[in-house]
Molecule: c-di-GMP-I riboswitch aptamer
Organism: Chloroflexota bacterium
RNA sequence: AUUCGAUAAAGGCAAACCCGGCGAAAGCCGGGGACGCAAAACCACGGGUCUAACGUAGUUCAUCUACUAUGAUUGCCAGGUUGCCGAA
Numbered sequence: 001a002u003u004c005g006a007u008a009a010a011g012g013c014a015a016a017c018c019c020g021g022c023g024a025a026a027g028c029c030g031g032g033g034a035c036g037c038a039a040a041a042c043c044a045c046g047g048g049u050c051u052a053a054c055g056u057a058g059u060u061c062a063u064c065u066a067c068u069a070u071g072a073u074u075g076c077c078a079g080g081u082u083g084c085c086g087a088a
Base pairs, nucleotide, nucleotide: 004086005085012037013036017032018031019030020029021028022027035075041081042080043079046077047076048073049072050071055067056066057065058064
């Protein structure tokens, strides 16, 4: 240095749920809270998943249904970039 990852040390993040806010929704942000995480740090470029406002098609008095990402997710997976510690 690379690989690897302890019932190690120092620190870090924070699922569900609750409260407040934003959003059409998925979801996101702040506070509380910890299921977990060695990249649960960063990047929506590949695949997946979620949503369907706008739009399109059908339908209707109103409406409703279907499709659609430009929306969301890296704590779904892969890939890229960076990074703490060091027992075997």